Predicted 3D model of a 353-nucleotide part of an RNA (large-subunit ribosomal RNA, domain IV) from a Cystobacterineae bacterium.
Lineage of the source: Bacteria > Pseudomonadati > Myxococcota > Myxococcales > Cystobacterineae.
Its mean pLDDT, the model's own confidence on a scale to 100, is 84.
Rfam family: Bacterial large subunit ribosomal RNA. Gene Ontology terms of the family: ribosome and structural constituent of ribosome.
The sequence was found in a public genome assembly.
[in-house]
Context: one part of a larger RNA
RNA sequence: CCCUCCUCCAAGGAACUAGGCAAAUUGACACCGUAACUUUGGAAGAAGGUGUGCCCUUUUUGGUCAGUCGUACAGACAAAGCUGAAAGGGGUCGCAGAGAAUAGGCGGUAGCGACUGUUUAACAAAAACACAGGACUCUGCAAAGGCGACAAGCCUAUGUAUAGGGUCUGACUCCUGCCCGGUGCUGGAAGGUUAAGGGGAUUCGUCAGCCGCAAGGUGAAGCGAUGAUCCGAAGCCCCAGUAAACGGCGGCCGUAACUAUAACGGUCCUAAGGUAGCGAAAUUCCUUGUCGGGUAAGUUCCGACCUGCACGAAUGGAGUAACGACUUCCGCACUGUCUCGGAGAGGGACUCA
Numbered sequence: 001c002c003c004u005c006c007u008c009c010a011a012g013g014a015a016c017u018a019g020g021c022a023a024a025u026u027g028a029c030a031c032c033g034u035a036a037c038u039u040u041g042g043a044a045g046a047a048g049g050u051g052u053g054c055c056c057u058u059u060u061u062g063g064u065c066a067g068u069c070g071u072a073c074a075g076a077c078a079a080a081g082c083u084g085a086a087a088g089g090g091g092u093c094g095c096a097g098a099g100a101a102u103a104g105g106c107g108g109u110a111g112c113g114a115c116u117g118u119u120u121a122a123c124a125a126a127a128a129c130a131c132a133g134g135a136c137u138c139u140g141c142a143a144a145g146g147c148g149a150c151a152a153g154c155c156u157a158u159g160u161a162u163a164g165g166g167u168c169u170g171a172c173u174c175c176u177g178c179c180c181g182g183u184g185c186u187g188g189a190a191g192g193u194u195a196a197g198g199g200g201a202u203u204c205g206u207c208a209g210c211c212g213c214a215a216g217g218u219g220a221a222g223c224g225a226u227g228a229u230c231c232g233a234a235g236c237c238c239c240a241g242u243a244a245a246c247g248g249c250g251g252c253c254g255u256a257a258c259u260a261u262a263a264c265g266g267u268c269c270u271a272a273g274g275u276a277g278c279g280a281a282a283u284u285c286c287u288u289g290u291c292g293g294g295u296a297a298g299u300u301c302c303g304a305c306c307u308g309c310a311c312g313a314a315u316g317g318a319g320u321a322a323c324g325a326c327u328u329c330c331g332c333a334c335u336g337u338c339u340c341g342g343a344g345a346g347g348g349a350c351u352c353a
Stems, first nucleotide, its partner, number of pairs: 001348005007343003011339002015337001020334001028052005037042001039171001053092012067077003093097001105332004110327002112324002117129002133169007145155003172319004177249003182246002184242005191237003197231002203225004209218003250268005277311001278308001289305005
C1' cells in the first nucleotide's frame, strides 16, 4: 500500500446518491393507549407510552394432598407440606434486569393493479398473466367445439342450455352516451350476375350419289368436330338488423353598454360529430405551462386551472376500504451513505531470515 470483516468511532446526521442502495434503528412478553378513512370485516402490533433482576413478606388463587371424624362407601372437618400463577408492601445490586442469542423501523401523499395467487428454469416478479364478478355469441345432443389420415375412435361427458364451447372485460360503488356509411356477422329473397350439368341451333370435316373430258364442283344419311338462344345453386350485387361486433365520434365565420369571452346566429361537410366523468395525466409536443402548497432554494411531488399537439366510457370511464419484495414524493427515528477519514481483526504485498 491492497483485499476482506455478521468489529468500533468525536461532532454533524442523507450534506451521499439516479434512488437512504447498503448499513443502522425497531424487535420478546404483559399492561395502558391508539387517528383519518372504511365495503363496518378492518385500518391496528396503527401511532405513542410504562413495566420486566434478586431477597424478604402479605393476600388471592390453580394443581396435588399429609392428617382427623366416620364400620365401610359417600361425606364432613382441617387445612400442614410440595408446586404453579397473579396482585400488593418493603429491601437490595449493577452503566445496563426480555442484562447474551434468536424476534416489526414508523408515519403521511399520489399512481397502477381490487385482493391470495402466476410468470420470462439461467439478466425482467411487474402496472404483465390469472382471478371471482360482468357481457356478447355459438350449441337441442349423433350438440357446438376439438384431436385424428376427409378414418375408426376419442375428449367434451356417463354432462344436457342453472350445461358445454368461444371472445372481450376484470372485486366492489356510480355508470357505460351518439354513429350500422365502410368491414364483419345474422336474416331476407323479388330482381341482376353465375359453375358443373342439361340442351342442342349453327357451322365445319369426311363421304355414297350427282355434274364435269379433266382439273374440280356439289353433296343426303351416318360418323366426327363446333357448340348459340335457353334452363341452371350457393356466393356476390341487392334489402334489412346488429357496436359489452372490427371500428368511428368535424371545419369556417360572425355576435353582449370598457376590454375579453361567446349562452346566440350563419354556413359547409358527415354514418354520426365525443355525452357523463376525468384532464400538463404511466397520455401534454410547445413545457421547468400558469397559480397555490411543501423547501432558504423543488425540471420531480401534491392541489387546482383547461389552451385535451394526440383522455373518454367493458381495446371499459371515474372513484374506492383492504392488500403489494410494484412505482413517485415528503416527514420522524436511525445511522461511516456522506463531510473525511480513523482505529481494530484476518489475509496478502514488502523487508529480513